[in-house]
Molecule: small-subunit ribosomal RNA
Organism: uncultured bacterium
RNA sequence: GAUGAACGCUAGCUACAGGCUUAACACAUGCAAGUCGAGGGGCAGCAUGAACUUAGCUUGCUAAGUUUGAUGGCGACCGGCGCACGGGUGAGUAACGCGUAUCCGACCUUCCCCUGUCCCGGGUAUAGCCUUCCGAAAGGAAGAUUAAUCCCCGAUGGUGUCAAGGGUCUGCAUGGAACCUUGACUAAAGGCUUUUACGGACAGGGAUGGGGGUGCGUCCCAUUAGGUUGUUGGCGGGGUAACGGCCCACCAAGCCUGCGAUGGGUAGGGGUUCUGAGAGGAAGGCCCCCCACAUUGGAACUGAGACACGGUCCAAACUCCUACGGGAGGCAGCAGUGAGGAAUAUUGGUCAAUGGCCGGGAGGCUGAACCAGCCAAGUAGCGUGGAGGAUGACUGCCCUACGGGUUGUAAACUCCUUUUAUAAGGGGGUAAAGGCGUCUACGUGUAGAUGUUUGCAAGUACCUUAUGAAUAAGCAUCGGCUAACUCCGUGCCAGCAGCCGCGGUAAUACGGAGGAUGCGAGCGUUAUCCGGAUUUAUUGGGUUUAAAGGGUGCGUAGGCGGUGGCGUAAGUCAGCGGUGAAAUUCACGGGCUCAACCCGUGCCGUGCCGUUGAUACUGCGUUGCUGGAGUACUGUCGCCGUGGGAGGAAUGUGUGGUGUAGCGGUGAAAUGCAUAGAUAUCACACAGAACACCGAUUGCGAAGGCAUCUCACGAGGCAGGGACUGACGCUGAUGCACGAAAGUGCGGGGAUCAAACAGGAUUAGAUACCCUGGUAGUCCGCACAGUAAACGAUGAUGACUAGCUGUCGGCGAUAGACAGUCGGUGGCUAAGCGAAAGCGAUAAGUCAUCCACCUGGGGAGUACGACCGCAAGGUUGAAACUCAAAGGAAUUGACGGGGGCCCGCACAAGCGGAGGAACAUGUGGUUUAAUUCGAUGAUACGCGAGGAACCUUACCCGGGCUCGAACGGUGCAGGAAGCCUUCAGAGAUGGAGGCGCUCUUCGGAGCCUGUAUCGAGGUGCUGCAUGGUUGUCGUCAGCUCGUGCCGUGAGGUGUCGGCUUAAGUGCCAUAACGAGCGCAACCCUUGCUGACAGUUGCCAUCAGGUAAAGCUGGGGACUCUGUCGGGACUGCCACCGUAAGGUGUGAGGAAGGGGGGGAUGACGUCAAAUCAGCACGGCCCUUAUGUCCGGGGCGACACACGUGUUACAAUGGUGGGUACAGCGGGAGGCUACGCGGCGACGCGGUGCAAAUCUCGAAAACCCAUCCCAGUUCGGAUCGGAGUCUGCAACCCGACUCCACGAAGCUGGAUUCGCUAGUAAUCGCGCAUCAGCCAUGGCGCGGUGAAUACGUUCCCGGGCCUUGUACACACCGCCCGUCAAGCCAUGGAAGCCGGGGGUGCCUGAAGUCCGUUACCGCAAGGAUCGGCCUAGGGCAAAACUGGUAACUGGGGCUA
Repeated sequence: GAUGAACGCUAGCUACAGGCUUAACACAUGCAAGUCGAGGGGCAGCAUGAACUUAGCUUGCUAAGUUUGAUGGCGACCGGCGCACGGGUGAGUAACGCGUAUCCGACCUUCCCCUGUCCCGGGUAUAGCCUUCCGAAAGGAAGAUUAAUCCCCGAUGGUGUCAAGGGUCUGCAUGGAACCUUGACUAAAGGCUUUUACGGACAGGGAUGGGGGUGCGUCCCAUUAGGUUGUUGGCGGGGUAACGGCCCACCAAGCCUGCGAUGGGUAGGGGUUCUGAGAGGAAGGCCCCCCACAUUGGAACUGAGACACGGUCCAAACUCCUACGGGAGGCAGCAGUGAGGAAUAUUGGUCAAUGGCCGGGAGGCUGAACCAGCCAAGUAGCGUGGAGGAUGACUGCCCUACGGGUUGUAAACUCCUUUUAUAAGGGGGUAAAGGCGUCUACGUGUAGAUGUUUGCAAGUACCUUAUGAAUAAGCAUCGGCUAACUCCGUGCCAGCAGCCGCGGUAAUACGGAGGAUGCGAGCGUUAUCCGGAUUUAUUGGGUUUAAAGGGUGCGUAGGCGGUGGCGUAAGUCAGCGGUGAAAUUCACGGGCUCAACCCGUGCCGUGCCGUUGAUACUGCGUUGCUGGAGUACUGUCGCCGUGGGAGGAAUGUGUGGUGUAGCGGUGAAAUGCAUAGAUAUCACACAGAACACCGAUUGCGAAGGCAUCUCACGAGGCAGGGACUGACGCUGAUGCACGAAAGUGCGGGGAUCAAACAGGAUUAGAUACCCUGGUAGUCCGCACAGUAAACGAUGAUGACUAGCUGUCGGCGAUAGACAGUCGGUGGCUAAGCGAAAGCGAUAAGUCAUCCACCUGGGGAGUACGACCGCAAGGUUGAAACUCAAAGGAAUUGACGGGGGCCCGCACAAGCGGAGGAACAUGUGGUUUAAUUCGAUGAUACGCGAGGAACCUUACCCGGGCUCGAACGGUGCAGGAAGCCUUCAGAGAUGGAGGCGCUCUUCGGAGCCUGUAUCGAGGUGCUGCAUGGUUGUCGUCAGCUCGUGCCGUGAGGUGUCGGCUUAAGUGCCAUAACGAGCGCAACCCUUGCUGACAGUUGCCAUCAGGUAAAGCUGGGGACUCUGUCGGGACUGCCACCGUAAGGUGUGAGGAAGGGGGGGAUGACGUCAAAUCAGCACGGCCCUUAUGUCCGGGGCGACACACGUGUUACAAUGGUGGGUACAGCGGGAGGCUACGCGGCGACGCGGUGCAAAUCUCGAAAACCCAUCCCAGUUCGGAUCGGAGUCUGCAACCCGACUCCACGAAGCUGGAUUCGCUAGUAAUCGCGCAUCAGCCAUGGCGCGGUGAAUACGUUCCCGGGCCUUGUACACACCGCCCGUCAAGCCAUGGAAGCCGGGGGUGCCUGAAGUCCGUUACCGCAAGGAUCGGCCUAGGGCAAAACUGGUAACUGGGGCUA
């Protein structure tokens, strides 16, 4: 795009066309084929006339009855014509059925037209009617009588037919045509009228309609390969309109078939229709042509025509009637009914028109036809209003950032129109070329004139008038494809879905709403066909790796084929002729108001046939040629084949010798062998198998394959010159042959190796890998098998298209030079090709010929069948079902028990720890009313918390409040605010009492309380809606961009390579050149130094002064504090290096190659952490999930883990003595100093808002003691007594003193930190803070080491490269069994069907053949017999379905 459609929602009108696709299932009822009285006998019924009778009664009218065929007509009957058309359906049919062309010299043709001739004389029946009889009916029988355009006989006879004879002409074969002579046979019908028409017979011709033959075309299956006995042909008959095995007798043995016979399945064919650019593909409804059929099967009759839809006979099934004896029927005609189905209409009107049959005609009949009805089932047209109208109205729905937006010019409103609707009126044409009547003309059957008559649809179409926007819009969709977006609800549910895919709490995808988009009286869905699909490829595809080259050759059929001449004209080309029906399509024109629709004209119908030419090409015939191909000759080459002979090394075994304890084997072992003498070694012997080195990118062969040497017999390639043949060629379906290894059969052989098997190991297991043994086999002969990643994953042959460089075999050429040519075999490349990888004269390039093969993945190379095989198995080779992919090449990552390079306290080398103990602290778990919450590998666990007794606090229990604990605005009422006292209570809170205003424009305001209201409040949820912040990879060296270039593209290049660096840090190289974020540097601090500045710091010099002291005056020298500078840059030297740079116990320097430390964290990753720090979207609570208060809990305790502290002691403990810091803090504070207390501390008191005062070291050092012990180590735990903070130390604080004195004697597997002022060790300060559970955190200084060979390994990381079936990326992906459910399918004892064929038996009707006895004047009939046959029965077999216990594999599912 399309449809004979169906379904869902919706629906105003008109025109045109359409309407059982299923059950060729069954049918009630009505209708669908009759007509002619001008063929006939007649008269049942109707009408008229006549006659008669009766009645009424105006004696001539009406009515009734009877008779009469006399008239109009006419039921039934005889006869003629029609019924073979029209109408329906598509079951059958794969066929001369259909289409197209052609032939009939092998035929028929009623009615119609033309021509010629004729129409004489007789006869017998029969229906009807009448009588009788049988039967329930349908129907039938007998008798009497009768007509014809019924039938028969005779006559005439041209013509015709047949037979015989004769000559003439002619053709495509048998033959055909006309003519002559003789013989035989064959005709007829009348009716009506009044003169001619109609009808009849014969013959010839035409037209029309049919019959038959032939060429070509006409679906699928080869898992259908052979079929056929009247079969194929002949002679002779029969039959037919006619040919013919159509049928029959005889004879012969043929005929069809790979160019698809036979069989099976499916199907009416064509014009045409749909689609498509076309070629094609699909279809065959309506209309037209042909065929076939009429319940199923068979058969003939009549007839011009049938083997007959509304005829006959028979058989079968079914239905109906019945008196049970017997009968009737055939909607696939029009309506209609039932059934089936998703589904398809009225038991309508009319013969007015068109057409058909009959008739002389009027006319009759006509479910053909024309109309109407129903159905949006299709196509086309029209309408549901048009113009204006913004404050972009109000309201509503919806959204919102709350401003608004949208619905929306939509509405209202103003002006206008009236198709349609309703009402009223008018109203043609279809119908004149018809019928009937009259008249005229002439060429006498035509034309004209005139009058009259015929309309179903329908008073419809159409026109006019009136009324009034009045009567009229839906459906689908809105994630992408694909035009159209938001909100709410739902929460992997409900659901959607054509494909991809949506839905797990913010769904543009589900459902609803608002809005939008598309189409519009329709819109969607489903089904089917074509297109897109060059996705079966003729036009117009492919086969190295995506599916696809046969394992290889020979060769049959077939296909294709070098060059010159001549002939021919089959193919081919051109002109002309015939045909290709109409309708349809297309173009133009015309008619319905337009269009659809209809009409006219033209084109087309690509085809077939005929004819006349052309001859380039192809074919055919003929004659030549040598270039293709082959033969001969000369030379050469090789792991080419077959058969024989020979050889050495190795292995194993045997015998003998020497010799002694192991051998062998492995990662390590063991099994095994060995004192009965192994292994090892020497000598000899035997056996079988394979042929080292040469050896190669080599050679040969068709492929498989082929390797010691030699002989024989074969085969082949190549080269050379150019003698010979003269296209002999190429390819090759079926076929034939060859064909590795393994395997099979028979017979040998058997050294080695070695499936199976055994043992030993390994392992969780080890039916494996490893080891020790070991049988088939491995070898030979004969025979089978016939497959391989049989691979170059690349069929064969021929031709053409740049080069460079090896090598093998020839030929040429010869010089110490050239590099030619032919045939092989390799590498790299141009053009070109290719999806790319790549191929590239050995093509995967450009062409030609032939063969083979492919068409999504799985199922499956499976099943069934067939063929082959001894078997194993091979060849051929599906389907159901299932998935939305499977696959190729390349790209970027990630990964690898891949490779290379490099780095890091990563390992190693060291030092000190953790893991064992006690305690502190955090976590898990458990417990609890609550033990609030978060953090959970590295990257949670002394983490949020830099400080939980109340508070904090979020948790629990209980008691309260609800504008609320805090804040702002407004209205109303009251009161200053505030302070004090007291009562109840656990307190919050509640009650009582007392004191107590300011400003003012006199309205009020400020402040407070109560009440009402607008904003509250939430540590409630979601860190997977977010911002911000943070951890980690990682202070790792990376991450990118612009332009250019390369690539179809993803992408690459740059960023790679070499060297170097801590570094993508540099240098060199370079299709790249530059740049950005990172690195480095700039910043802070520390180390040296200069200048300047000196107070609270300092004190060398000067002066004063003290018990002492920078204490004082002074000073800026020094230290120090602070500010600004300097200094370090591989700058210099040497060596290495192109350079960058590296190295050096170098020099100089405070510092040397980044001086030390800090701050600084690229693109990104982990949906990493945090809604409980804060902020924020959404959701949730609102007398509670908010808030206040008291108490409790966060501190529990069988246990487990992390991080720490203190120890286990002598490098130590204890006591005494002596010395030296830095960072910092201090007013509700730090406190000198004095006094009291053993002490924590208390009481006094001074200085200091601090370079001024104050807090202040310990280890160390010196002296003494302890003497290796659970101790003078260790200090937990518990008891007692206190101090301090605080409203308050019970749960639950710290500190002090006295007493008690636990575990613990250096810690398993494992594990952590650290490379220098570091580790270790020692103390000090600070934040938080009333106090403190701080042994934590953050800082500070004191003392102050050891070690690093090195990068194999562990962990992490960077760069390059490689493989990949991974890409939520190896914590990936993924295979098979088993278990469970579902689905389709194979096998299967058996059971049940189906179609077709065969044999035998039986055999209706009927044609044909025969028939002496019966009937008939005759024609003929009857009867009986025979052949054939539908149908029925019996039987065996083949084919093909369904089902089935059981069974096999397959697919899907989490």